[in-house]
Context: one part of a larger RNA
Molecule: small-subunit ribosomal RNA, 3' major domain
Organism: uncultured bacterium
RNA sequence: UGACGGGGGCCCGCACAAGCGGUGGAGCAUGCGGAUUAAUUCGACGCAACGCGAAGAACCUUACCAAGGCUUGACAUCCCGCUGACCGGUGUAGAGAUACACCUUCCCUUCGGGGCAGCGGAGACAGGUGGUGCAUGGUUGUCGUCAGCUCGUGUCGUGAGAUGUUGGGUUAAGUCCCGCAACGAGCGCAACCCUUAUCUUUAGUAGCCAGCAAGUAAAGUUGGGCACUUUAAAGAGACUGCCGUGGAGAACACGGAGGAAGGUGGGGAUGAUGUCAAAUCAUCAUGCCCCUUAUGUCUUGGGCUUCACGCGUGCUACAAUGGCGUAUACAAAGUGAUGCAAGAUCGUGAGAUGGAGCAAAUCACAAAAGGACGCCUCAGUUCGGAUUGUAGGCUGCAACUCGCCUACAUGAAGUUGGAAUCGCUAGUAAUCGCAGAUCAGCAUGCUGCGGUGAAUACGUUCCCGGGCC
Numbered sequence: 001u002g003a004c005g006g007g008g009g010c011c012c013g014c015a016c017a018a019g020c021g022g023u024g025g026a027g028c029a030u031g032c033g034g035a036u037u038a039a040u041u042c043g044a045c046g047c048a049a050c051g052c053g054a055a056g057a058a059c060c061u062u063a064c065c066a067a068g069g070c071u072u073g074a075c076a077u078c079c080c081g082c083u084g085a086c087c088g089g090u091g092u093a094g095a096g097a098u099a100c101a102c103c104u105u106c107c108c109u110u111c112g113g114g115g116c117a118g119c120g121g122a123g124a125c126a127g128g129u130g131g132u133g134c135a136u137g138g139u140u141g142u143c144g145u146c147a148g149c150u151c152g153u154g155u156c157g158u159g160a161g162a163u164g165u166u167g168g169g170u171u172a173a174g175u176c177c178c179g180c181a182a183c184g185a186g187c188g189c190a191a192c193c194c195u196u197a198u199c200u201u202u203a204g205u206a207g208c209c210a211g212c213a214a215g216u217a218a219a220g221u222u223g224g225g226c227a228c229u230u231u232a233a234a235g236a237g238a239c240u241g242c243c244g245u246g247g248a249g250a251a252c253a254c255g256g257a258g259g260a261a262g263g264u265g266g267g268g269a270u271g272a273u274g275u276c277a278a279a280u281c282a283u284c285a286u287g288c289c290c291c292u293u294a295u296g297u298c299u300u301g302g303g304c305u306u307c308a309c310g311c312g313u314g315c316u317a318c319a320a321u322g323g324c325g326u327a328u329a330c331a332a333a334g335u336g337a338u339g340c341a342a343g344a345u346c347g348u349g350a351g352a353u354g355g356a357g358c359a360a361a362u363c364a365c366a367a368a369a370g371g372a373c374g375c376c377u378c379a380g381u382u383c384g385g386a387u388u389g390u391a392g393g394c395u396g397c398a399a400c401u402c403g404c405c406u407a408c409a410u411g412a413a414g415u416u417g418g419a420a421u422c423g424c425u426a427g428u429a430a431u432c433g434c435a436g437a438u439c440a441g442c443a444u445g446c447u448g449c450g451g452u453g454a455a456u457a458c459g460u461u462c463c464c465g466g467g468c469c
Stems, first nucleotide, its partner, number of pairs: 008469006015460002019424005026316008034307002042053002064302007073125001077124002079121006088103006106115003127291002130289003136285002138280003141276001143274001148187006154163003167178003193268004198236007207226003212223003239262001242256005318417001322376005328370001334365003339358002344353003383414001388409007430452007
């Protein structure tokens, strides 16, 4: 000077408390450990590993295993020789890689040659998801969006250092005010950026329809219009600006007015100096070490999907605030050409046939909870849907290992969950569906979107984390 203390003081945070809903019990999904295995590829391990890398393992991916092949190599540059090919198509053998045969087949030219491609050869080399994240760059997590971290000059101290940055108030904030041997400054805070909430102007199609006319079984459907909604560009608006009280005629706090919005309006992006030899050599790059007829590379099949068990994260439930049936209403944000696909027909259904329209404010994908009526009457049930059988559908060379979906049948555990533990303060929790990325197919995961929409906060003694003295 720091760090630490079951030292003290002050302060904050869904940290506790007050509430609401969960996890921990059940079944299943998924990740991890362990066990197993020829292989079950590798990484990540308190918070800050475990629905994580993986925004999608049937083949491919794929790094693992078995078997079959190659050795200047699947890929790059250089040299020599040969050929006019290569690609493509057919056939034979083979699990395929591959091997052989047949068909087809270059360009420019100053005729010396050059370019391109294939094959063969020689070695320089290629190649490595092999090791080391404790050799590294880059990137990232974390404390923490916590309010801190420093510097110049001056002053003090023999010096390490101190001061400034402490003190009195105040703030979300080292935010601001006052004081002070300090005076200033930088990185952070805040603001500038995006979005959302209100209004104005401009614009009016693919959007909208108030008034006018036409029209229908119904319909902005048509003429017409741009008022409204809306779209998307430019502006306005909020600044403690105004009033009162308190405060030190301060900063600021509390109350009020006006206002769509009030004291940072809500949300996002934005992450200081540093900490953890934190994570990553498997995104990439890279030093050193190692392999070089193999630790490289090609192929077929298998594995990553195993299963006495343990843990994490989720989904579905245990029902009447519910389940089922019939008809019925209202979103936002997206996506669509190897695509989205309406109406129609067929099918109990998944789906099939067919194809209007749409490179989309035009067309399509396309809502559920809700409200109306009816049945069920507290049961392991008309709850719950696991498991299993049969029959089908779709994608795809191919669904046995190992996909998703449908119908019929089957109808398990489960009657609200021990110790313990998690999230959340408002359009939030809870609940309901929708879309997208990845993607041939595969979503209970992830990332977004809207619909319905609560309870509680006395307070800071205590638990956890953090800041200042």